Record summary: Predicted 3D model of a 77-nucleotide RNA (transfer RNA) from a Deltaproteobacteria bacterium. Its Rfam family is "tRNA". Rfam classes the family as a transfer RNA. Lineage of the source: Bacteria > Pseudomonadati > Myxococcota > Myxococcia.
C1' cells in the first nucleotide's frame, strides 16, 4: 500500500438482502417455592446500532468519509 470481512446491552448473536416502534440466550434486580445455596416460575431495568457528514417523511438497514481488529495479496529487507 490494494482487496475482503467484522464492529448492535455486561458477554454470545439475530435484525441489514427487500428502509417503518432495536431483539434472542446467558448474566444482572425483584418476589415467590426453599433454613439456606442451587435450581425453577413470575416480573422488572439496561443499548440508539464503532465514529462523522448525506439521501429520505423515516436509516441499524442506502450513499460517502473515517477509526478498530482480523484474513488475504503486493512491496521492501
Nucleotide at each position: 500500500c490494494g482487496g475482503g470481512g467484522u464492529g448492535u446491552a455486561g458477554c454470545g448473536c439475530a435484525g441489514u438482502u427487500u428502509g417503518g416502534u432495536a431483539g434472542c440466550g446467558c448474566a444482572c434486580c425483584a418476589c415467590g417455592u426453599u433454613c439456606g445455596g442451587g435450581a425453577c416460575g413470575u416480573g422488572g431495568g439496561g443499548g440508539u446500532c464503532g465514529g462523522a457528514g448525506g439521501u429520505u417523511c423515516a436509516a441499524a438497514u442506502c450513499c460517502u468519509c473515517u477509526c478498530a481488529c482480523c484474513c488475504c495479496g503486493a512491496c521492501c529487507a
It was read from a public genome assembly.